The RNA shown here (Fluoride riboswitch aptamer (crcB RNA motif)) has 62 nucleotides and comes from Methanospirillum hungatei.
Taxonomically the source falls in Methanospirillum (Archaea, Methanobacteriati, Methanobacteriota, Methanospirillaceae).

[in-house]
RNA sequence: AUGUAUGCAGGUGAUGGGGUUCACCUUAAUUGCUCUUUUCAGCUAAUGACCCCUGUGUGAGA
Numbered sequence: 001a002u003g004u005a006u007g008c009a010g011g012u013g014a015u016g017g018g019g020u021u022c023a024c025c026u027u028a029a030u031u032g033c034u035c036u037u038u039u040c041a042g043c044u045a046a047u048g049a050c051c052c053c054u055g056u057g058u059g060a061g062a
Base pairs, nucleotide, nucleotide: 009026010025011024012023013022016053017052018051019050020049021048032043033042034041
C1' cells in the first nucleotide's frame, strides 16, 4: 500500500419529518412509468410496507 473476513456504527429503498417493520449496501445500496433514434413531450405518487404529522392535488359538506 492492496485484498479478504469480522466487529461496531452508519446509509439506501423516484420529493419532507417521526415511530414500527422488511429488504439491501459498506462507497455501494439508490436514481418511477409511457412515447420518440435522441431531444422534446405526457402521467402516477410525499410510504419498500403500516401509522401519524407537514406540504400539495381532487370531490363533497358545514
Its mean pLDDT, the model's own confidence on a scale to 100, is 75.